[in-house]
Context: one part of a larger RNA
RNA sequence: UUGGGUGUAAAGGGUGCGUAGAUGGGAAUACAAGUUUGGUUGUGAAAUCCCCAGGCUUAACUUGGGAACUGCAACCAAAACUAUAUUUCUUGAGUGCAGGAGAGGAAAGCGGAAUUCUAGUGUAGCGGUGAAAUGCGUAGAUAUUAGGAGGAACACCAGUGGCGAAGGCGGCUUUCUGGACUGUAACUGACAUUGAGGCACGAAAGUGUGGGGAGCAAACAGGAUUAGAUACCCUGGUAGUCCACACUGUAAACGAUGGAUACUAGGUGUAGGGAACGAUAUGUUAUCUGUGCCGAAAGCAAACGCAAUAAGUAUCCCACCUGGGGAGUACGGCCGCAAGGUUGAAACUC
Repeated sequence: UUGGGUGUAAAGGGUGCGUAGAUGGGAAUACAAGUUUGGUUGUGAAAUCCCCAGGCUUAACUUGGGAACUGCAACCAAAACUAUAUUUCUUGAGUGCAGGAGAGGAAAGCGGAAUUCUAGUGUAGCGGUGAAAUGCGUAGAUAUUAGGAGGAACACCAGUGGCGAAGGCGGCUUUCUGGACUGUAACUGACAUUGAGGCACGAAAGUGUGGGGAGCAAACAGGAUUAGAUACCCUGGUAGUCCACACUGUAAACGAUGGAUACUAGGUGUAGGGAACGAUAUGUUAUCUGUGCCGAAAGCAAACGCAAUAAGUAUCCCACCUGGGGAGUACGGCCGCAAGGUUGAAACUC
């Protein structure tokens, strides 16, 4: 490479948008570039292989003839498939119109509970633990009361509930704004799918500049524990956590399961919508979109399990894997302020 694979054995890119490319719905006509079918011509050396006949006593061997050489090229014909061109269709896709749902995003404003700080009352302890001590307190703590300051997070509602491409999103109000869903069938008429590069987004931690700093808390200090204790426990406590702008670009970024389309028993919840029936019970029935569970239904699977939200049956496109260690290391390139990221070996060894 061919092949076989990628939930857990090696292997799905963190996620989207999209360029090239690859692949692509129904009908008609034309064309003949590719495929296919038939025919003609040329070529396909000889020997070999196969068949028939002959020559060495036979065989091997060898001579002659035939077949074959399944290929290639040119020309003629056909026009089914692909491509191309033109016309056309509506079911894929999109637009319009009418609706309801939502922690989707951005900005501004507001609210109450709690912690801390401040002041009054008040007096001797408080705090903490398995038990203690460090610590705080007669310079008046803890407790309690009052109003004030400030920062951060939003109890109950809350739900294998909702929304978002993923990361993620939860007090309330307003403004701006993205997407999905249902119904309708007015419009466009294949405009589609996937997507190497590319671009954008991307938790936490971390970085730069300037703010902010209540609580929590790496580092650090002290007290305990212990043989030791650079820990677990306790008392403190700085970066950080918060905001603005910029960078970083990684995670068990997980459903460890790429995207799209079609098909394939059932049963039962739940969220959003419209429809029919109806005694108007908020009932019954079927249905669309999501989100769960059960299932030896079939099928798949090494097993575990998956099972219309497939890991089943198929098609298309992308990414990735190919024994363990060395190693996600070295070197080089690219990116970054740095930390580092990305791409990514070999020797050697089992």
The part of an RNA shown here (small-subunit ribosomal RNA, central domain) has 350 nucleotides and comes from an uncultured bacterium. Rfam family: Bacterial small subunit ribosomal RNA.